[in-house]
RNA sequence: GCCCUGGUAGCUCAGCCUGGUAGAGCGGAGGUCUUAAACACCUCGCGGCGCGGGUCCAAAUCCCGCCCAGGGCA
Numbered sequence: 001g002c003c004c005u006g007g008u009a010g011c012u013c014a015g016c017c018u019g020g021u022a023g024a025g026c027g028g029a030g031g032u033c034u035u036a037a038a039c040a041c042c043u044c045g046c047g048g049c050g051c052g053g054g055u056c057c058a059a060a061u062c063c064c065g066c067c068c069a070g071g072g073c074a
Stems, first nucleotide, its partner, number of pairs: 001073007010026004020057001027046001028044005050066005
């Protein structure tokens, strides 16, 4: 230098192909229970699409450029 894969919640990931309400598990907070805790049960995303631009009525999703991580070729 070229190619491939990936970047979404505090963490691990789905959703992307086929544009139309942003989700799961774990974690966390509050509550019930308990003498008190743990366990169990109930409630609450708590907040996030790597960055910039484009297309579109509408972009996590499509297109272009860039950044970061991993792998391959040279």
Model confidence (mean pLDDT): 81 of 100. A computed fold for a 74-nucleotide RNA from a soil metagenome, annotated as transfer RNA. Its Rfam family is "tRNA". The family's RNA type in Rfam is transfer RNA. RNAcentral holds the sequence, with entries from MGnify.